A computed fold for a 506-nucleotide part of an RNA from Methylotenera mobilis 13, annotated as large-subunit ribosomal RNA, domain I.
The coordinates come from a structure-prediction model, not an experiment, and the mean pLDDT is 82.
The organism belongs to Methylotenera mobilis, within Bacteria.
Its Rfam family is "Bacterial large subunit ribosomal RNA".

Context: one part of a larger RNA
RNA sequence: UGCAUAUGGUGGAUGCCUUGGCGAUUACAGGCGAUGAAGGACGUGAUAGCCUGCGUAAAGUUUCGGGGAGCUGGCAAAUAAGCUUUGAUCCGGAAAUGUCCGAAUGGGGAAACCCACCCGCAAGGGUAACCGCUCCUGAAUAUAUAGGGAGAUGGUGGCAAACCGAGUGAACUGAAACAUCUAAGUAGCUCGAGGAAAAGAAAUCAACCGAGAUUCCGUAAGUAGUGGCGAGCGAACAUGGAAUAGCCUGUUAUUUUUAGCACAUGCGAUAGUAGAACGGAAUGGAAAGUCCGGCCAUAGAGGGUGAUAGCCCCUUAUACGAAAUCCCGUGUGUGGAACUAGGGUAACGACAAGUAGGGCGGGGCACGAGAAACCUUGUCUGAACAUGGGGGGACCAUCCUCCAAGGCUAAAUACUCGUAAUCGACCGAUAGUGAACCAGUACCGUGAGGGAAAGGCGAAAAGAACCCCGGGAGGGGAGUGAAAUAGAUCCUGAAACCGUAUGCAU
Numbered sequence: 001u002g003c004a005u006a007u008g009g010u011g012g013a014u015g016c017c018u019u020g021g022c023g024a025u026u027a028c029a030g031g032c033g034a035u036g037a038a039g040g041a042c043g044u045g046a047u048a049g050c051c052u053g054c055g056u057a058a059a060g061u062u063u064c065g066g067g068g069a070g071c072u073g074g075c076a077a078a079u080a081a082g083c084u085u086u087g088a089u090c091c092g093g094a095a096a097u098g099u100c101c102g103a104a105u106g107g108g109g110a111a112a113c114c115c116a117c118c119c120g121c122a123a124g125g126g127u128a129a130c131c132g133c134u135c136c137u138g139a140a141u142a143u144a145u146a147g148g149g150a151g152a153u154g155g156u157g158g159c160a161a162a163c164c165g166a167g168u169g170a171a172c173u174g175a176a177a178c179a180u181c182u183a184a185g186u187a188g189c190u191c192g193a194g195g196a197a198a199a200g201a202a203a204u205c206a207a208c209c210g211a212g213a214u215u216c217c218g219u220a221a222g223u224a225g226u227g228g229c230g231a232g233c234g235a236a237c238a239u240g241g242a243a244u245a246g247c248c249u250g251u252u253a254u255u256u257u258u259a260g261c262a263c264a265u266g267c268g269a270u271a272g273u274a275g276a277a278c279g280g281a282a283u284g285g286a287a288a289g290u291c292c293g294g295c296c297a298u299a300g301a302g303g304g305u306g307a308u309a310g311c312c313c314c315u316u317a318u319a320c321g322a323a324a325u326c327c328c329g330u331g332u333g334u335g336g337a338a339c340u341a342g343g344g345u346a347a348c349g350a351c352a353a354g355u356a357g358g359g360c361g362g363g364g365c366a367c368g369a370g371a372a373a374c375c376u377u378g379u380c381u382g383a384a385c386a387u388g389g390g391g392g393g394a395c396c397a398u399c400c401u402c403c404a405a406g407g408c409u410a411a412a413u414a415c416u417c418g419u420a421a422u423c424g425a426c427c428g429a430u431a432g433u434g435a436a437c438c439a440g441u442a443c444c445g446u447g448a449g450g451g452a453a454a455g456g457c458g459a460a461a462a463g464a465a466c467c468c469c470g471g472g473a474g475g476g477g478a479g480u481g482a483a484a485u486a487g488a489u490c491c492u493g494a495a496a497c498c499g500u501a502u503g504c505a506u
Base pairs, nucleotide, nucleotide: 001505002504003503004502005501006500007499008498009497015491016456017455020427021426022424023423024422025421026420027419028418029416030415031159032158039101040100041099042055043054044053046079049075050074051073061095062094063093064092065091066090070083071082072081106115107114108113116127117126118125119124129156130155131154133151134150135149136148137147163194164192165191166190167189168188174181178228204211205210215242216241217240218239219238225233226232246408247407248406250348251347252346253345254344255343256342257341260334261333262332263331264330265329266328268326269325270324272320273319274318278293279292280291281290294311295310296300302314303313304312357381358380359379360378361377362376363375364374367393388403389402390401391400392399443450444449463490466477467476468475469474
């Protein structure tokens, strides 16, 4: 030095586990905000830090319910000081308080800071902008208007995951290059709204038969078409379903009702309550496993307990429950019109003009200018008035059908930041969220932004008193424990890599 055997170190694979994720289903909820949000800063404990809670009334205050023996949140033990059957801690409802920043709104500002004015003895309150309202004032310019000022009461502002409507609107890519085309009216940006939004009661289709608002799903159908007739794009009629709902208009008169408000009542939400039935023996550290003998079940879902428990514990089936607040429904009453919104009856009205259409240029329609109807409109024009007008894919006639240029409208449909319950031939710590752990943290970057690693002693800390070596670290005894090669770098403990002992070989 090599090989073999044994035994260690290092290392953290594997197995097992799960506090965390992922994906669904159902129900609820679908908003919060000038009554100051979302998100933060700084404080706040007998306490040095962080998390959580809270706000100078600061891990809390008041009150109303629940509950019933311990309690003063967690990391995180100990001490101190206290509270509590005169019902604490804890859970739920309603209130109070709620510093400073932040739309941030008295002015400023390098967010959490600086500086003011008015009222008030003080405590405290008020002072942004815009829109609407009322009043005053008031030019060119006479009436006026624009403008200015004041007041008080309303509204707006910002945040938030997707879904929705509108405006604006790419490129990569595909066409095996590329320009029309495609990608795609997609992504992005902006504005706006709601729990849904949008659309919606035919100037619609159809075809000589007829249907009868809209939306969504299936068929029609990858059809008819469209298309450098390339790549591709791609209907409708009709029909089967889901869900169905229709309406309104100006003036006058008259009559009446709903919403509203109050009360009662019922379901539900926000705490909860009751809840069946087991013992023995051996093994073992421990029994829930084994053996023996029982019991309950509208409960043998699940979890925990020193190994695998229907009958030990929490629960579960089932039954019951609310002082307070909220949601929804039903009933009764009220005012009987002051506000808002309607119904009936009668009379008188109205029935939508720079519109329809046309020219030029665009856009949308499955349809790329095409034979190109239809819808829309930047520009130029420009009717008729129900004896009228639009459409039926150039256009004309006949025929059929409908009535534009005003408006409202539930459901079926889309989505999930979230709450509750349940589930999974989903993951099991290089997986599953980036994050099972104090993670959008540490760290990197001027910044936009990027972005980790890191789980497991044991049933219980019983976490090793005491002695010895040592400066310590560490170790040897002793002790605990079923086990300490379970000793805190702690379950299992593979391989690479490094030792020690023995044997053989050199």